[in-house]
RNA sequence: GCACGCUUAGCUCAGCGGUAGAGCAACUCCUUUACACGGAGAAGGCCGUAGGUUCGAUCCCUACAGCGUGCA
Numbered sequence: 001g002c003a004c005g006c007u008u009a010g011c012u013c014a015g016c017g018g019u020a021g022a023g024c025a026a027c028u029c030c031u032u033u034a035c036a037c038g039g040a041g042a043a044g045g046c047c048g049u050a051g052g053u054u055c056g057a058u059c060c061c062u063a064c065a066g067c068g069u070g071c072a
Base pairs, nucleotide, nucleotide: 001071002070003069004068005067006066007065010024011023012022013021018055027041028040029039030038048064049063050062051061052060
């Protein structure tokens, strides 16, 4: 340099165009003399950035950025 893949909550990942979810972690409450385990609840995202298509985009298209793999 070229090709392909990935980018969504603190972490690991779902989400086939119509109001964004799970597990773990952290927080509060219950339980315990206390801790752990267990149970319940609430919080945490403008979906990498900027454009385009569309009535409507995390999802489709383009460019850029970061990371990874392969080729040269």
Predicted 3D model of a 72-nucleotide RNA (transfer RNA) from a bacterium. It matches the Rfam family "tRNA". It is annotated as a transfer RNA.